[in-house]
């Protein structure tokens, strides 16, 4: 800091992942050892059990124990401080809760400290206790008696507190001093009698709290209006206190687009991760604050509470119970159960540190301080350290050579951190006493390398490769993608690499993403400009001048708790971790600055607007007139079709059409001008007048105003078609619909008709590819060249031309800008301003809600889920039923075939035990076969053999063995006899037997290769180096412009050159010469070698001076002379494992190998390639002539003459390793002469009978030839289809190779010997350009919709179940408040008394009022028979809709149709 991933490739946009970092985690796997931190995120769910808040006896009175009689100890009760702290926890809460900064003249304050006063005299009660009484129990009731710092009156009262006056200073209740008159306190205890703790009423302060305002922090607008004490006011009442806090009256306020109300999620803050920062994200430990304590309500007490371990009432829930009633709140510390992926000990101690209470001593303290459990974290430390190579053994891999694990180990020396074991021992204690931690830390002595390594990953991003296994299985996977037999992707083995007591792995949050762009983005074509306009709110705004200041900028000064981060420092042996100093965006307040900005006020014209003059034009609206055509009625003339088309046909027509001519009616729409023109805010406007009315432009350098701008959320308003309403109108066109055709089909496309509709008037509808795909203004930024309007100069007869200016509209084009294409003064540059809009694709412009509309439907608009992409410009390609230009026997022209018969081979199917296997459009099919009767053979049947039919090697034995003879057998084989060499002999060679390595396989894979070869294609091409353009793929050169067989030359160009194709070189063939050969010899000819010659070299036209064409001279021969051989990069995973080679795998008494016999020849069929023929340019007989190319023994070959046989062939053996002899005294078609006379024949020959001949061990399946006899189908061949441009085709014979032998096939040779070609629309195959593209395994391509199945998640829906909150009405607990108060009562007054007053309290009534009920309605969710589309799902179906003109050009809004995809209307728009 960036990396992967959309393509063949590129470049952009874009979206998805990836590396980093962190955590209160959890999981898997592994785990030695300290230190520091840190631990229910779920059920604010339920809680057993112990503890967490008490103290005071120096406030009382009692009780009860001890005693040394001094006293001491405990104790329930009454009083008194404290249980409002500390300790937990986020349920609620969007709010003044919370932060930060003020405000309080509107307020409290117990204890604490300051600092004056006072503490006088009486009173009368009640727990406790005692005696009855109810209760199971909680608990309680009566009656006696009795203290107190409890409780009640009297006195005094600086000061206080309230009324009123004055002064001060004022903002309302502030502060100060006078004065008056009114209220209103107290408590004692201990004592060495010195005093000390206390008490009551002030004043000051400390610290803590109340109330109040500013500013500042979540999501939904599909939550737009909210509001009844609501919003003020007057009075009251209520608190410390202000206030609508509460009551009454009284007035109609108040909140909101700067987001109210509503709904949703949430404690909020110092801080915490994360980031380069800005910012996002988050509040767990720790600290502030705030809020809850089983839920809901309520008050008492009190300085302080609505009170977490008080009270009361109601709910739910648990327990107790004698059924009558009670009891209780762990979101304190453990702990428990549940709930969960998950979070800990029922520990120690009050030693510190802090709290309550106490004079104190002390007590209580799950606060706190330690321990303890988890690797949850964060830091540190260890499992050892030197040395050792024959580089040991093992394992892994191998190319068998080794390599690698590896100095690793194993030996050897050392070392003790950690361990163990023995001694010794803290700091924390800051007068004394007093340590839980802890016999811990540390410290020191002994032992002994001893107790101590694991977990992810190696395909690319990402560092780290083999081997085996497995075969789209099993799996893996963050993305992209791995797995279909060679996986570095799967699992395992070695290795490797990363990190280490941890490692991955999931989950979240920031980063990367500038992918929400304040820094720091965008909107022609990628997502993204509203269809255009008025115009509200808000936003932004010319020039001077003054004067101000809440933006701004500067100085000071508050304030920004600690922790924490940063920077310097210190302390634990380091670190973590702890301390100490410091600094550090932010708020206020004060003092200054005035430059920009803003506020006000004064002026100014450039902005803009308004007048004056001229001008423009399909801008709008209304009436009225005009011709021309279609169509229709009337009449005339005529007759037989007309009409329509790709070609028809429905249709109209003898009833007179159509055509043509007169007349009418009646609708629409306005040729020509017409333009790339003009106008309007857009849709959009086209005949002519006339009436109404809106806009632009030009003009005097200016006659008025004096910034009056610009945008412009919401709003209003226009807005093509097409639909809808009501009423008219309907000539032509014309969705639906009818008919004809096309077609597999044809709900289209073409053709006949034809309804709404299209017109006109009102009134909806509000959309569109309403598009320059390019929002509105204002300014600035090179030119050129039209055209519309206006002006001005020069000149002129003249606005005829030229020059200039201003507006509008258009092309070109530089900078500049873009991804590119392209934009380029009417920007897509360069700035300002202001609105609208985007944020991957698919679902989806859809559902749900809202608004609107008569419907149709429109606006606003999501989620789930699903994809790894979708997409934008360019490049190269391929392809098109695109174009252009040019090639091939491509097609035309011709000639001869196939396709039909009959037979040969292949081949496909069938069939067999087997019919071994391969070739499979062209480019598998007389192919691999250039020779299947056994052999060949690889197939099937049986019959055998095992170290093997064949090869090396090493061990044994040793003549057993080949071989021969003999049996058995079909053979192979198996049994049985007889049997080596050299050596005198040990022995020692060879074959053979046995045994071990091994052989061996035509078994699989041509999709693991090699080599070879078919094919595009003998096509004209394919490339490179440098240059040069281009961000880039690429281009360019190799396009153009001739010309070429050719990328073959020329020629022009940002190219210049090169290679690998073409040519050329080599080979035969043509003409000549030269040598040489056979001959005696020579010529001519052969025949080897070589050499000459042919290059557009000459000439003449054309072309441009060019390449080159055209013609002609000469030549044997011209214009590459005819043929070979030669086959560029490269395609087709094209053929071949069965020719050979050759990686894996497979079998190994068989898938190896001998043998006999059979297959391979099978045949109802197809088809391919031949042969013969179907006849008369023929067939038969006769006679007769002329070639070439090659062949050929010496382990056996052509084979002559002659002779024999009808013949096939015998017999014979002459010559001859062959320019000499055979084959071959060669050919055949031809030529000559006869016959046949158009007939299934004297064509044709297949079939089949007989009979011989050759080869061979053997012709039966299953050769091949003769003779005789048979004599089939076939009388030119359908759709379609093949080869050939000349010595080609076609016909006609020949020779060879394979071979014993077999040839219609192949390989070659020669005779004889044409027709045709105009010329490239067409069909096939190809080259160059060039367009189009949504193809790129590349049209055998991609690709839509419906239907059928299967899985998901989702709308709707009769209802159906639930949640939250709100309204009305009913009921109403404690409780305060309020009235009553007959019952009950000490203190105080009256009064001797008895009573009586007054206060209080019970009780009852009255407002509020928690929950309850009742009810209607709205919100939100779950579920729902059924229904609707959706998404995805290796190979179901029906069609071809889109891409190429996609075969009807696509596409958009509408409407009507149709299984679908779509097709037609009717307006648009070019993507």
């Nucleotide at each position: 800091c960036g990396a992967g991933u959309u393509u063949g490739a590129u470049c952009c946009u874009g979206g998805c992942u990836c590396a980093g970092g962190a955590c209160a985690a959890a999981c898997g796997c592994u785990g030695g050892c300290g230190g520091c931190g840190u631990g229910c995120g779920u059920u604010a769910a339920a809680c057993a059990u112990g503890c967490a808040a008490g103290u005071c006896g120096a406030g009382c009175g009692g009780g009860g124990c001890c005693u040394u009689c001094g006293g001491g100890c405990c104790c329930a009760g009454c009083g008194g401080c404290g249980g409002a702290c500390g300790g937990c926890u986020g349920a609620g809460u969007a709010g003044c809760a919370c932060g930060u900064g003020c405000c309080u003249g509107a307020c409290c304050u117990g204890c604490c400290c300051u600092u004056g006063u006072g503490u006088g005299g009486g009173g009368a009660a009640u727990a406790g206790c005692c005696c009855c009484c109810g209760g199971a129990a909680a608990c309680g009731g009566g009656g006696g008696g009795u203290a107190a710092u409890a409780c009640c009156g009297c006195a005094u009262g600086c000061g206080c507190u309230c009324u009123c006056c004055c002064c001060c200073g004022u903002a309302g209740c502030g502060g100060g001093g006078g004065g008056a008159g009114a209220g209103g306190a107290a408590a004692g205890g201990c004592u060495u009698c010195g005093g000390u703790c206390g008490c009551c009423g002030g004043u000051g302060g400390a610290g803590g709290g109340g109330g109040g305002c500013g500013c500042g922090g979540c999501c939904c607008a599909u939550c737009a209006g909210g509001u009844g004490g609501u919003u003020g006011g007057u009075g009251c009442g209520g608190u410390a206190a202000c206030g609508g806090c509460g009551c009454a009256c009284c007035a109609a306020g108040c909140c909101g687009g700067u987001g109210a109300c509503g709904g949703g999620u949430g404690g909020c803050c110092g801080g915490u991760c994360u980031g380069a920062g800005a910012g996002g994200a988050u509040g767990g430990u720790c600290g502030g604050c705030c809020a809850g304590a089983c839920u809901g309500g309520g008050a008492c007490u009190g300085g302080g509470a609505c009170a977490c371990g008080g009270c009361c009432c109601a709910g739910a829930c648990a327990c107790c119970u004698a059924c009558g009633g009670g009891u209780g709140g762990c979101a304190g510390c453990a702990g428990u159960u549940a709930g969960g992926g998950a979070u800990c000990u029922u520990g120690c101690g009050c030693a510190a540190u802090g709290g309550g209470c106490u004079a104190a001593c002390g007590c209580c303290u799950g606060a706190c301080g330690c321990a303890g459990c988890g690797a949850c974290g964060c830091c540190g430390c260890g499992u050892g350290g030197g040395g050792g190579a024959g580089g040991a053994c093992g394992g892994c891999c191998c190319u068998c050579g080794g390599g690698u694990u590896g100095u690793a180990a194993a030996c050897c020396c050392c070392u003790u951190u950690u361990c163990g074991c023995g001694g010794g021992g803290a700091c924390g204690a800051g007068a004394g006493c007093g340590g839980a931690c802890g016999g811990u830390a540390c410290c020191c002595g002994c032992g002994g390398a001893a107790u101590a390594a694991g977990c992810a990953c190696c395909g690319g991003c990402u560092a780290a490769c083999u081997c085996c296994g497995u075969g789209c299985c099993a799996g893996c996977a963050g993305c992209c993608g791995c797995g279909g037999u060679a996986a570095u992707a799967c699992g395992g083995g070695g290795g490797g690499u990363g990190c280490g007591a941890g490692c991955g792995u999931u989950g979240u949050c920031c980063g990367g993403a500038u992918u929400c762009a304040c820094u720091g983005g965008g909107c022609g074509u990628a997502a993204a400009g509203g269809g255009c306009g008025c115009g509200u709110a808000g936003g932004c705004g010319g020039c001077c001048g003054g004067c101000u200041c809440a933006g701004u900028c500067g100085g000071g000064c508050c304030u920004g708790u600690a922790a924490g981060u940063g920077c310097g420092g210190g302390g634990c042996u380091c670190a973590a971790c702890c301390c100490c100093g410091u600094g550090a965006u932010g708020g206020g307040c004060u003092c200054g600055g005035g430059a920009c900005g803003g506020g006000c006020c004064g002026g100014c014209u450039g902005g803009g607007g308004c007048g004056c003059g001229g001008u423009c034009g399909a801008g709008g609206g209304a009436g009225a007139c005009g011709g021309a055509a279609u169509g229709c009625c009337g009449g005339g003339u005529g007759u037989a079709g007309u009409g329509g088309u790709g070609a028809a046909a429905u249709g109209c027509g003898u009833a007179g059409a159509g055509a043509u001519c007169c007349g009418g009616a009646g609708g629409a729409a306005c040729a020509c001008c017409g333009g790339u023109g003009g106008c309007g805010g857009a849709g959009g406007c086209g005949g002519u007048c006339u009436c109404c009315u809106g806009g632009g432009c030009c003009g005097a350098g200016g006659g008025c105003c004096g910034a009056c701008g610009c945008u412009g959320a919401g709003g209003c308003g226009c807005g093509a078609g097409a639909g809808c309403g009501u009423g008219g109108g309907g000539a032509g066109c014309g969705a639906a619909c009818c008919g004809g055709a096309u077609u597999a089909g044809a709900u289209a496309c073409c053709c006949g008709g034809g309804u709404a509709g299209u017109c006109c008037a009102c009134g909806c509808c509000g959309u569109a590819a309403a598009c320059g795909g390019u929002g509105g203004a204002u300014g600035c930024u090179a030119g050129g060249u039209g055209u519309g309007g206006g002006g001005g100069g020069u000149a002129u007869c003249g606005a005829c031309c030229c020059c200039c200016c201003c507006c509008g509209u258009g092309c070109c084009g530089g900078c500049g800008c873009g991804a590119a294409c392209g934009c380029a003064g009417g920007a897509a540059g360069c700035a300002u301003c202001c609105c609208g809009c985007c944020u991957g694709g698919g679902g989806a412009g859809u559902a749900c809600g809202g608004c609107c509309g008569c419907a149709a439907g429109g606006c606003u608009a999501a989620a789930a889920c699903u994809c790894a992409a979708a997409g934008g410009a360019a490049u190269u390609g391929a392809c098109g039923g695109g174009g252009g230009c040019c090639c091939g026997c491509a097609c035309a022209a011709g000639c001869a075939g196939c396709g039909g018969a009959g037979c040969g081979u292949g081949u496909g199917g069938u069939u067999u035990a087997a019919u071994u296997c391969g070739a499979u459009g062209c480019a598998a099919c007389g192919c691999g076969a250039a020779g299947a009767a056994c052999c060949u053979u690889a197939c099937c049947a049986g019959g055998g053999c095992u170290u093997g039919a064949c090869a090396u090697c090493c061990c044994g034995c040793g003549c057993u063995c080949a071989g021969c003879c003999c049996g058995c057998g079909a053979a192979a084989g198996c049994g049985g006899g007889u049997g080596c060499c050299c050596g005198c002999g040990a022995g020692g060679g060879g074959a053979g037997c046995g045994g071990g390595a091994c052989a061996g396989g035509u078994g699989c894979u041509g999709c693991a290769u090699g080599g070879c070869u078919g094919u595009c294609g003998u096509c004209a091409g394919c490339u490179c180096g440098u240059g040069c353009c281009g961000u880039g793929a690429g281009g360019u050169g190799u396009u153009g412009g001739g010309u070429u067989a050719a990328g073959u030359c020329c020629c022009g160009c940002a190219a210049c050159g090169a290679g690998c194709g073409c040519a050329a070189c080599c080979c035969c063939c043509g003409g000549g010469c030269c040598u040489a050969g056979u001959u005696a010899g020579g010529u001519u000819c052969c025949u080897a070698g070589g050499c000459c010659g042919a290059c557009u070299g000459c000439c003449g036209g054309g072309a441009c001076c060019a390449a080159c064409c055209c013609g002609g001279a000469g030549g044997a021969a011209g214009g590459u002379g005819g043929g070979g051989a030669u086959g560029a990069c490269g395609u087709c995973a094209a053929g071949u494992c069965a020719g050979c080679a050759c990686g894996g795998c497979c079998c190994u008494c068989a898938c190896g190998u001998c043998c006999u016999g059979g297959g391979c020849c099978a045949c109802a069929c197809a088809c391919a390639c031949g042969c013969u023929a179907c006849a008369a340019u023929g067939g038969c007989c006769g006679g007769u002539a002329c070639a070439g190319c090659g062949g050929g023994c010496g382990g056996u070959g052509c084979g002559a003459a002659g002779c024999c046989g009808c013949g096939a062939g015998g017999c014979g053996g002459a010559g001859c390793g062959a320019a000499u002899c055979c084959c071959u005294g060669c050919a055949a078609a031809g030529c000559c002469g006869g016959c046949c006379c158009c007939a299934g024949u004297g064509c044709a020959g297949a079939u089949c009978g007989g009979g011989g001949g050759c080869u061979g061990c053997a012709a039966c399946c299953c050769g091949c030839c003769c003779c005789c006899g048979u004599g089939a189908a076939g009388u030119c061949g359908g759709a379609g289809u093949u080869g050939c441009u000349a010595g080609u085709a076609a016909c006609c014979g020949c020779g060879g190779g394979u071979c014993a032998g077999c040839a219609c096939a192949c390989c070659g040779c020669g005779g004889u010997g044409a027709a045709u070609a105009c010329g490239u629309u067409c069909c096939c195959g190809g080259g160059c350009c060039u367009u189009g593209u949504a193809c790129a395994c590349a049209c055998c391509g991609c690709c839509c919709g419906u239907c059928a199945c299967g899985u998901c998640a989702u709308g709707a829906a009769a209802g159906c179940c639930g949640g939250g909150g709100g309204c009305g009405c009913c009921u109403g607990a404690a409780g305060c408040c309020g009235g009553c108060g007959g019952g009950g009562u000490g203190a105080c007054c009256c009064g001797c008394g008895a009573g009586g007053g007054g206060g209080c309290c019970a009780g009852c009534c009255g407002u509020c009022g928690a929950g309850g009920g009742c009810g209607a309605g709205a919100c939100c969710g779950g579920u729902g028979a059924u229904u609707g589309g959706g998404a995805c799902g290796a190979a179901g179906u029906c069609g071809u809709a889109a891409c190429a003109a996609g075969g009807u050009a696509g596409c958009c809004g509408u409407a009507c149709c149709g299984g679908a995809a779509g097709g037609u209307g009717c307006g648009g728009c070019u993507g």